[in-house]
Molecule: small-subunit ribosomal RNA
Organism: Bdellovibrionota bacterium
RNA sequence: AGAGUUUGAUCCUGGCUCAGGAUGAACGCUAGCGGCAGGCCUAAUACAUGCAAGACGAACGGUAACUUUUGUAGCAAUACGGAAGCUAGAGUGUCGUAAGGGUGCGUAACACGUAUGCAAUCUGCCCUCAACAGGAGAAUAGCUCCCCGAAAGGGGAAUUAACACUCCGUAAUAAUAAGAUGUGGCAUCACAUUUUAUUUAAAACUGCGGUGGUUGAGGAUGAGCAUGCGCAUGAUUAGUUAGUUGGCGGGGUAACGGCCCACCAAGACGAUGAUCAUUAGGGGAACUGAGAGGUUGAUCCCCCACACUGGCACUGAGAUACGGGCCAGACUCCUACGGGAGGCAGCAGUAGGGAAUAUUGGACAAUGGGUGAGAGCCUGAUCCAGCCAUGCCGCGUGCAGGAAGACGGCCUUCUGGGUUGUAAACUGCUUUUAUCUGGGGAUAAAACGUCCAUGCGUGGAUAACUGAAGGUACCAGAUGAAUAAGCCACGGCUAACUACGUGCCAGCAGCCGCGGUAAUACGUAGGUGGCAAGCGUUGUCCGGAUUUAUUGGGUUUAAAGGGUGCGUAGGUUGUUUAGUAAGUCAGUGGUGAAAUCCGGCAGCUUAACUGUCGAUGUGCCAUUGAUACUGCUGAACUUGAGUACAGACGAGGUAGGCGGAAUUGACGGUGUAGCGGUGAAAUGCUUAGAUAUCGUCAAGAACACCGAUAGCGAAGGCAGCUUACUAGACUGUAACUGACACUGAUGCACGAAAGUGUGGGGAUCAAACAGGAUUAGAUACCCUGGUAGUCCACACUGUAAACGAUGAUUACUCGAUGUUGGCGAUACACGGCCAGCGUCUUAGCGAAAGCGAUAAGUAAUCCACCUGGGGAGUACGCCCGCAAGGGUGAAACUCAAAGGAAUUGACGGGGGUCCGCACAAGCGGUGGAGCAUGUGGUUUAAUUCGAUGAUACGCGAGGAACCUUACCUAGGUUAGAAUGUGAGAGACCGUCGGUGAAAGCCGAUUUUCCAGCAAUGGACUCGAAACAAGGUGCUGCAUGGCUGUCGUCAGCUCGUGUCGUGAGAUGUUGGGUUAAGUCCCGCAACGAGCGCAACCCACGUUGUUAGUUGCCAUCAUUCAGUUGGGCACUCUAGCGAUACUGCCCGCGUAAGCGAGGAGGAAGGUGUGGACGACGUCAAGUCAUCAUGGCCUUUAUACCUAGGGCGACACACGUGCUACAAUGGUGAGGACAGAGAGUUGCGAGACCGCGAGGUGGAGCUAAUCUAAAAACCUCAUCCCAGUUCGGAUUGGAGUCUGCAACCCGACUCCAUGAAGGUGGAAUCGCUAGUAAUCGCGCAUCAGCCAUGGCGCGGUGAAUACGUUCCCGGACCUUGUACACACCGCCCGUCAAGCCAUGGGAGCUGGGGGUGCCUGAAGACGGUGACACGACUGUGAGCUGUUUAGGGUAAAACUAGUGACUGGGGCUAAGUCGUAACAAGGUAGCCGUACCGGAAGGUGCGGCUG
Repeated sequence: AGAGUUUGAUCCUGGCUCAGGAUGAACGCUAGCGGCAGGCCUAAUACAUGCAAGACGAACGGUAACUUUUGUAGCAAUACGGAAGCUAGAGUGUCGUAAGGGUGCGUAACACGUAUGCAAUCUGCCCUCAACAGGAGAAUAGCUCCCCGAAAGGGGAAUUAACACUCCGUAAUAAUAAGAUGUGGCAUCACAUUUUAUUUAAAACUGCGGUGGUUGAGGAUGAGCAUGCGCAUGAUUAGUUAGUUGGCGGGGUAACGGCCCACCAAGACGAUGAUCAUUAGGGGAACUGAGAGGUUGAUCCCCCACACUGGCACUGAGAUACGGGCCAGACUCCUACGGGAGGCAGCAGUAGGGAAUAUUGGACAAUGGGUGAGAGCCUGAUCCAGCCAUGCCGCGUGCAGGAAGACGGCCUUCUGGGUUGUAAACUGCUUUUAUCUGGGGAUAAAACGUCCAUGCGUGGAUAACUGAAGGUACCAGAUGAAUAAGCCACGGCUAACUACGUGCCAGCAGCCGCGGUAAUACGUAGGUGGCAAGCGUUGUCCGGAUUUAUUGGGUUUAAAGGGUGCGUAGGUUGUUUAGUAAGUCAGUGGUGAAAUCCGGCAGCUUAACUGUCGAUGUGCCAUUGAUACUGCUGAACUUGAGUACAGACGAGGUAGGCGGAAUUGACGGUGUAGCGGUGAAAUGCUUAGAUAUCGUCAAGAACACCGAUAGCGAAGGCAGCUUACUAGACUGUAACUGACACUGAUGCACGAAAGUGUGGGGAUCAAACAGGAUUAGAUACCCUGGUAGUCCACACUGUAAACGAUGAUUACUCGAUGUUGGCGAUACACGGCCAGCGUCUUAGCGAAAGCGAUAAGUAAUCCACCUGGGGAGUACGCCCGCAAGGGUGAAACUCAAAGGAAUUGACGGGGGUCCGCACAAGCGGUGGAGCAUGUGGUUUAAUUCGAUGAUACGCGAGGAACCUUACCUAGGUUAGAAUGUGAGAGACCGUCGGUGAAAGCCGAUUUUCCAGCAAUGGACUCGAAACAAGGUGCUGCAUGGCUGUCGUCAGCUCGUGUCGUGAGAUGUUGGGUUAAGUCCCGCAACGAGCGCAACCCACGUUGUUAGUUGCCAUCAUUCAGUUGGGCACUCUAGCGAUACUGCCCGCGUAAGCGAGGAGGAAGGUGUGGACGACGUCAAGUCAUCAUGGCCUUUAUACCUAGGGCGACACACGUGCUACAAUGGUGAGGACAGAGAGUUGCGAGACCGCGAGGUGGAGCUAAUCUAAAAACCUCAUCCCAGUUCGGAUUGGAGUCUGCAACCCGACUCCAUGAAGGUGGAAUCGCUAGUAAUCGCGCAUCAGCCAUGGCGCGGUGAAUACGUUCCCGGACCUUGUACACACCGCCCGUCAAGCCAUGGGAGCUGGGGGUGCCUGAAGACGGUGACACGACUGUGAGCUGUUUAGGGUAAAACUAGUGACUGGGGCUAAGUCGUAACAAGGUAGCCGUACCGGAAGGUGCGGCUG
């Protein structure tokens, strides 16, 4: 210090989340030790038991027991007495119990903090000083006796003491009252001196040292009161208050005071937040943070409040009293039922609550407190120990060597390697800790006491006693690696990776997100990383978050400028000068407790911890000084502001009058059949005369042209002409005033349209409504009508995309240009001036778009507003309104985004340009029939599998009877059907038998070959064991390769440079041109690559070379180029040439184009092919092949027989043949090309009607096989289901083949179906093309081939053209799309879940008010009764006040509630299609009406 997350990517805005620190914590797993700290955050819930406040006999009466002694009785035990000592319990008295300890209920307050004041106060014990202590008296508890009661306790009688109580005396520097003088003060007044009068004291004890007592003065300490400042949230709490505010007079208090009372006045508080509600002890400080801040208020310290709940006083120096009292209430306990007792928020402990928090411990040794003269006693304060990893700190669990890199585990590319890992084993060493043994200081050279010194602090001397912790810390020795490691994580953030399992399951998750068969994200293992006696999780706080912004943010479009003005409070305020010194600045003083934090030093072995010194303590108060700035007071100024005068300006406003055009209606005329309306229609109007046209009349509303990014106005807004009234900015002059200014919360006024009320008016238009259309529907768009309304007056409403989405004012900061008003002498000229309205632009700003003197720049002042999206501008409350509604304005819950600008694509029922058999123009088909073939479906034991819009369907398959074959049934085999290595054996082959459907199994028979003399070697066959099997099983969504398609479309990119924050752009766009990103020109681009074209092949022309099997002009020959001969021609096949818009004309800058021409075989790419850019479709193929992973191994492998792939109500695709006369049939005749052939093609000949057979010439092919068909000629048929058509079926055959039943082809005879040109729709083709005709080849024994691939023969028609359909290319535009329009997305309805509003009500809670009642106490009154004390005191009675109780009506606040409203979230539900593109009617805002729903329509507004 940052990081992740919105997007295809980018920049920004903005939220969410993480990494850090902390904790009185809790939970999970784990756990060796020690030191120091901490430990009921919840029920201020209830408490058993014990302890926590007592001391004093040197205040008093008195004295059980005990000890000693003694008396009497008794033998004694013993009983009853006396004295002394020591004294318990109880009592009087004094001091203490108001401290210490606990808790945080209440309290929003002078409670607390800080600083002051008390001229308005008190203060026991302590210190100092001064003075004093004489006398008298009456009681009372205890004790004794009696009585009541269960008890607690109470009553009566008699008697007694004190440092208890009372009286008298003495007494002032005390108190009270009244004066006098002086001094001082901020007021009341205070102080000093003084006079007079009145009142009030005391206690004893003693060890003789002293201690104690009374009064006064002072100090110290503690307390009380008052004040300034600081100190929580809510305005959806705006008014509160009757003792309330003040006065006078009393009462009361230590003291001021409405603290209380009587009377008088009507005040007091509040937007600088009263009152009310909610929450809360405050501070020092703690945590965090760079700081400013934020959060907290455990432990320690200070203050406050409280002590079962509420009230009350008494005592006292001090209490309204935690372990005192009285009363009321709730609760618990005891009870003899009549009455009583109690208060752990002291220390332990118990129950309960809770996620959760300890021992019914030891000691007063120390520190401190109470008391006492003291010893001492008491002290759950305190000091210690126990429990708990709750935290912080420290230590340890060993160290060194040790490679066969062991075993095991895990991974792996697997005879191996890697890793765990020097880790282990093993060797040596050490002993902190643990265990055992022994030693063992300090806390106490104490204090107190006693003595001495000293003016006081204090110092010195001195005998003895005292340790809970604890036999602890610590030290020494012995033994022995011995006693001691876990937790979390490993996708990114974030350090750390593999395997297996699982298969959107189980699960994980802080955010983003993982998991649907190869998961580094789940679970386990190995490994690794981090921390470590802990580790992780959860909760909470700060930080990061500049995400509430003082430091330190924003508001055109992201959230955010009020609709506009006037103006109150407030805030801010021109120039000069004098004074003042409040703010401000500086110095000084006081205070800011200690602890804490920070620095130094020191003590525990270190640290934590602790001690000591210092620093800090930003604040407050006082005081002294400074005077620039701000403030205040005074004086002056003119530039801000205003006034005056003059000029000119404009749809500025209000009221009245007038005008013409148009519209509609009425009347009259002319006139006749339609008018009107639409995409097309219909509703509607019209022969009762419409529409059209002419004339007259009426009504209401609006003002064409001028008219303009022109004008005016604060905004809303304002438009015919004219009159009256009225407001304003501007320009000029510089006459007047002299800061009079700016902004502006609350407030007031104005405020489009729609809407409301009352009364008018009503021509047009027109929500609603009605009808007609459209449509699947059409509550819409379109049409015909039509009511509110639209208009006027008055009164409401108060909102709009009320927008420049840009608050007002002031100053400053380049230029260009247009325009309105005015000025500069006249002026049309102009580097002129002022005020407006616009465009472009510099600097600058901005996320960018953009803004740019009319700022969104640079600054200042004031106001308003914002803080993620949704819920929601909703609910509730309040205010306003007649209503509609407006203003103000949340929360629960939910999401990880929502959003702005710009970029690249894609898309558009956006635009522009262009192309293509895309349309059009033509020709021929498909769709109808029969058959063939493929597919779907169905069927089946199986009908193997794959391909499925275009881009599957005569496709893989270029050929399923067996085989193929992968499928089914049945029979078999198991290292397997094949191949390699291979001990060994031998030839193998072949032949035969049994069984069987075959495979197979069983058995018999036969025999080696080559080289070499041999040994032996080689070849071949069989072959045990073993190692490598096999799989057309799955995944084409793990892959390679290959392929289809967009598309033979013209595109797709890169380097460098430049522009942009960036994604990206430029280049590649533009102007032309092309088949083409083809070329030219221009240009911040310059170049380049993959594509295009060319290079390749075939065809077309020609030259040359070469002539056999080809050819034959010439010569000879023949039936025949058959032969001789020839190579000229054709042809064959090698090498070359040729075409390039090269030439001419026109146009053009050029590229190029145009029409033609020349030449040429061919002319503008000559024709056809091969060739397919970056990429798209997770396109196709694991069944061609290859291949990762998974699965299978007596089976999913292998062999065999048979069956199936050929099924058949049906549907579709692709074809063949037809429906006939441009034809069929018969006869005759002619002309190809390209291929194939020895397991072959097979001539001629013969046989058969024929398929074919017999036979075999020729051919390893320019030699042979080999005939083309349409066509031509002749004949026939005569429009018919035919001499068309050939399906189907019967019979008979041929051929292939082990085998034609399922299931071949062909032939002959017979049979002779549908079909008469094919609905909607749809396909191909632009020239040697379509159409039509035959021929060949591959596969192949044969063939289901009508398929595929080739070859030639004959050989057309048409294209005006690019509006439309489809596809594509480029540029541009919009976008809420990016899985990219097969996109996105809205609302109702239905279902589930969640929170919430209303709700007849119901149930609680706290507070206030009125009335009734009212305990204790206090304060009054009375007091006939009581008191040996009497101007007195008290009982009793009574009044006031009051806790509490009762009751009544309201308000507030919670919970709950039948029913009901909307909201949010959910799986692929239903209905539509509103929005995003011109979203198919542009959208949106306000308002009104209507509609299942999105929504529609009217009116006005906005451009987003």